The RNA shown here (Bacterial small signal recognition particle RNA) has 100 nucleotides and comes from a Clostridiaceae bacterium.
């Protein structure tokens, strides 16, 4: 010089990564318009019982607020990690081969 490869480049796709939201776990959560238990009280009853129920007490919806091993979703030149395919003008690298 040349050839082949290989990275760079550009794209698909998968995977991770981070961000964000959701589900799950814990707190806290409604004077009454949630449930349940209903002290005293109240009504009915001759009486045994009954009934409705305030407060309190528990367990909860909405909502809020924590964590965070997991799960699901969304998005991003985050990675250059796998494949594939396009490109070969440029740069870089490896091998071979010819010349000087």
């Nucleotide at each position: 010089a040349a050839a082949c490869g290989g990275g760079u480049c550009u794209u698909g796709c998968g995977c991770a990564a981070c961000g964000g939201c959701g589900g799950c776990c814990u707190g806290u959560g409604a004077a009454c318009c949630u449930c349940g238990u209903c002290a005293g009280g109240u009504g009915g009853g001759g009486a045994a019982c009954c009934a409705a129920g305030c407060a309190g007490c528990g367990a909860u919806a909405a909502g809020c607020a924590g964590u965070g091993u997991c799960c699901g979703c969304c998005g991003u030149g985050u990675g250059c990690c796998g494949c594939g395919a396009g490109g070969g003008u440029g740069c870089c690298u490896g091998u071979u081969u010819c010349g000087a």
The sequence was found by an Rfam model in a public genome assembly. It matches the Rfam family "Bacterial small signal recognition particle RNA". About the family: The signal recognition particle (SRP) is a universally conserved ribonucleoprotein involved in the co-translational targeting of proteins to membranes. It is annotated as a non-coding RNA gene. The coordinates come from a structure-prediction model, not an experiment, and the mean pLDDT is 76.